[in-house]
RNA sequence: CACUUAUCAAGAAAGGCAGAGGGUUAUGGCCCUGUGAAGCCUUGACAACCUGGCAAAACGCAAGUUUAGCUAAGGUGCCAAUUCCAUCCCAACAGCAGUUGGGGCAGAUAAGUC
Numbered sequence: 001c002a003c004u005u006a007u008c009a010a011g012a013a014a015g016g017c018a019g020a021g022g023g024u025u026a027u028g029g030c031c032c033u034g035u036g037a038a039g040c041c042u043u044g045a046c047a048a049c050c051u052g053g054c055a056a057a058a059c060g061c062a063a064g065u066u067u068a069g070c071u072a073a074g075g076u077g078c079c080a081a082u083u084c085c086a087u088c089c090c091a092a093c094a095g096c097a098g099u100u101g102g103g104g105c106a107g108a109u110a111a112g113u114c
Base pairs, nucleotide, nucleotide: 002113003112004111005110006109007108008107013043014042015041016040017039021032022031023030026087027086028085029084044079046077048076049075050074051072052071053070054069056067057066058065059064083106088103089102090101091100092099093098
């Protein structure tokens, strides 16, 4: 890199360096940004997955397995806006190319496999 599974409407700040971009394919929007973007460092926070602890339910002769919750913050991650919104398909409502709901594609993160 690729594949599989799960989640993605919640949550979470300051300081220093730095000096113009950023919101992670593409496009169209919209937004953030010298009242300081990206990036790097320090401290802090959040809690999605793994992990530790606690409790409960179901199945099971037992060993154990599964599900959900609380807690901790060790490993990743993360700390503007729904993954910022939309693009493709279906349905409904509208009555004028829109609104709402669902699905898909893509993306991000985690765990596992190769």
Model confidence (mean pLDDT): 80 of 100. Predicted 3D model of a 114-nucleotide RNA (SAM riboswitch aptamer (S box leader)) from Chitinophagaceae bacterium UBA2793. The model forms 97% of the base pairs in the Rfam consensus. Taxonomically the source falls in Chitinophagaceae (Bacteria, Pseudomonadati, Bacteroidota, Chitinophagia).